[in-house]
């Protein structure tokens, strides 16, 4: 210098003006909206998208369902050891494969418990058998054994468990439109079905429990508000300390950090930065030249993927451009 | 927002304990007819939504992406 491998980070910056959605404090007197429940309005201070907020693929928190009881079934995971609230995640390591290498990838238990599958080709496809040669036994048919060619993914020895199955471990079901409360409202109507021979209720079945109504359709009414819900937390930050190879744990110090309920996080102007293009300039370099490259002024364009919706830990997918650190291979020089 | 189902021929759908994809309607060609309809005969016209993986082999199994459809408030 070229080509790579791994880890991490940024996601334009600043100023001015105008807005949008929240929080805290003060004020507690009123005004407005509403049928009510309830909500809004003042002043000051202050917060306001992401690394994926995305897909909803896993795991949990939380809430309800009958005591979330027992069994069967079902579903999921899979070397070994660990981390964690938990996981299909992460870490370390063994093995296999890929790469010259740094490194990367792996659903990687069991096929002497049992079952199933193998199209086409091929004489023959998992149970038996024989295409060719040959040894041996036999009167012979043929039996037993060895070798070989071809077909095929695979030719007698096995292969496929991302086929059933077995083993080990884990899992009750539903999801914030969960759920609780307030307010308002009515035709507590009709039909069918099930039900003390036990319906409905825990989700596929059984047992156990409960014990009188229940389900579906048609018809009727309300579709407003508060909490859940913005959180002292599996919380965030730290060239921090200790233990550990590491994931991580413990400690110390600091911080409080979006939140609606059809959805706020924006718009305009200016300066600078980044990328691309054009004109011009001569300035510089190369070239005989045509021209190419660099630099500068001005102007124009662009600045990804995408946007919280109960919350959190992961995975996966999307992503313009750029930066930092460590390492590998090759070439050259010493 | 949460949950579930699906994508196969032009259309509507079969086929999924893996073995190389079919049916009906439609289309096209031929015949019949003076011509047409109808009828008869022939003909599948297809990246099985895209990509990747395990397997000898995938429409069906596993992972991922895209698109489409459906359900979910309360009272009585």
């Nucleotide at each position: 210098g070229a080509a790579g491998c791994g880890a991490g980070c940024c996601a334009g910056a600043c100023c001015g003006c105008c807005g949008c959605c929240g929080g805290u404090g003060c004020a507690a007197g009123g005004u407005c909206c509403g049928a009510a429940a309830g909500g809004a309005c003042g002043c000051a201070c202050u917060g306001g998208a992401g690394g994926a907020a995305g897909g909803u693929c896993c795991g949990g928190a939380c809430u309800g369902c009958g005591c979330a009881g027992g069994g069967c079934g079902g579903c999921g995971u899979a070397g070994c050891a660990g981390c964690u609230a938990a996981c299909g995640g992460c870490u370390g390591u063994c093995c296999a494969c890929c790469g010259u290498g740094a490194g990367g990838u792996g659903a990687g238990g069991a096929u002497c418990a049992g079952a199933g599958c193998a199209a086409c080709a091929g004489a023959g496809a998992c149970g038996a058998g024989u295409c060719g040669g040959u040894g041996u036994c036999g009167c012979a048919a043929g039996g037993c054994g060895c070798c070989g060619g071809g077909u095929g993914a695979a030719a007698c020895g096995g292969g496929c468990a991302a086929u059933c199955u077995c083993u080990a471990c884990g899992c009750g079901c539903a999801g914030c439109a969960a759920u609780a409360c307030c307010a308002a409202a009515u035709a507590g109507g009709c039909a069918c079905a099930c039900g003390u021979u036990g319906a409905c209720u825990c989700g596929g079945c059984c047992c156990g429990a409960c014990g009188a109504g229940u389900g579906u359709g048609c018809g009727g009414g309300u579709a407003g508000g508060u909490a859940g819900c913005a959180c002292c937390g599996a919380g965030c930050c730290g060239u921090c300390g200790c233990a550990g190879c590491g994931a991580u744990g413990c400690g110390c110090g600091g911080c409080c950090c979006a939140g609606a309920g059809g959805a706020a996080u924006g718009g305009c102007g200016g300066u600078c930065a980044c990328g691309g293009g054009a004109u011009c300039a001569c300035g510089c370099u190369c070239g005989c030249a045509a021209g190419a490259g660099c630099u500068g002024c001005u102007c124009c364009c662009g600045c990804a993927c995408a946007g919280a919706a109960u919350c959190c830990g992961g995975c996966c997918u999307a992503u313009c451009g750029g930066c930092u650190c460590g390492c590998u291979u090759c070439a050259c020089a010493u | 927002g949460c949950c579930g189902a699906g994508a196969u021929a032009g259309c509507u759908c079969a086929g999924c304990a893996g073995g190389u994809a079919g049916a009906g309607c439609g289309g096209c060609g031929c015949g019949u007819u003076g011509a047409a309809a109808g009828c008869g005969c022939g003909u599948g016209c297809g990246u099985c939504g895209g990509g990747g993986g395990a397997u000898c082999g995938a429409a069906g199994c596993c992972c991922u992406c895209u698109c489409u459809c459906g359900g979910c408030a309360c009272c009585a």

Two RNAs folded together computationally: RNase P RNA and transfer RNA, 410 nucleotides in total. Rfam match: Bacterial RNase P class A. It is annotated as a ribozyme.